[in-house]
RNA sequence: GCAGAUGUGGCGGAACUGGUAGACGCACAGGACUUAAAAUCCUGCGGCCCAAUAAGCCGUGCCGGUUCGAUUCCGGCCAUCUGCA
Numbered sequence: 001g002c003a004g005a006u007g008u009g010g011c012g013g014a015a016c017u018g019g020u021a022g023a024c025g026c027a028c029a030g031g032a033c034u035u036a037a038a039a040u041c042c043u044g045c046g047g048c049c050c051a052a053u054a055a056g057c058c059g060u061g062c063c064g065g066u067u068c069g070a071u072u073c074c075g076g077c078c079a080u081c082u083g084c085a
Base pairs, nucleotide, nucleotide: 001084002083003082004081005080006079007078010026011025012024019068028044029043030042031041032040046058047057048056061077062076063075064074065073
């Protein structure tokens, strides 16, 4: 240099042909149980905004495009891995 694969909450990992993103698991936090703990059960757990809650808005590596609508399709770029030279 060329070709291919991958990139989604703190981590792993779903989302089947474009139609509610984050299911499920782990970790973490609060609670229940216990003399106490472990285990188990329940609830919560992306960001911005707000004193806080609610509401609202944003969020799939980055920047654009197509579309009523994009994690998904198209272009460029970045990173990691694999193969070829």
Transfer RNA from an uncultured Clostridia bacterium, 85 nucleotides, folded computationally. It matches the Rfam family "tRNA". Its Rfam clan is "tRNA clan".